[in-house]
C1' cells in the first nucleotide's frame, strides 16, 4: 500500500429500514437509628464525521478521522 472488524448514554453492550433499549453507575421515593442490600421512579444520546440512496437510515451506499487484526 491492500484487506477484514469495530465506533450507539458516564461505563459495558443490545437494536429486520419504521418509538433508540438493557445491565451496571447517578439522582429521586420506599425501607432502615443512618448507610448499605433490597423495591419502586426518574434524569441522561447531534448513534465517530462529512455526503449519497429512501416516504422514513444506528442500520443501506461513498468519502475522512480513529481503534483493532491479517496481508504485502
Nucleotide at each position: 500500500c491492500c484487506g477484514c472488524u469495530c465506533a450507539u448514554a458516564g461505563c459495558u453492550c443490545a437494536a429486520c429500514g419504521g418509538c433508540a433499549g438493557a445491565g451496571c453507575g447517578c439522582u429521586u421515593g420506599g425501607c432502615u437509628g443512618u448507610a448499605g442490600c433490597c423495591c419502586g421512579a426518574g434524569a441522561g444520546g447531534u448513534u465517530c464525521c462529512c455526503g449519497g440512496u429512501u416516504c422514513a437510515a444506528a442500520u443501506c451506499c461513498g468519502g475522512g478521522u480513529g481503534a483493532g487484526c491479517g496481508g504485502a

Description
This is a predicted structure of a 72-nucleotide RNA (transfer RNA) from a Candidatus Woesearchaeota archaeon. Model confidence (mean pLDDT): 83 of 100. The source organism's lineage runs through Archaea, Nanobdellati and Candidatus Woesearchaeota. Rfam family: tRNA.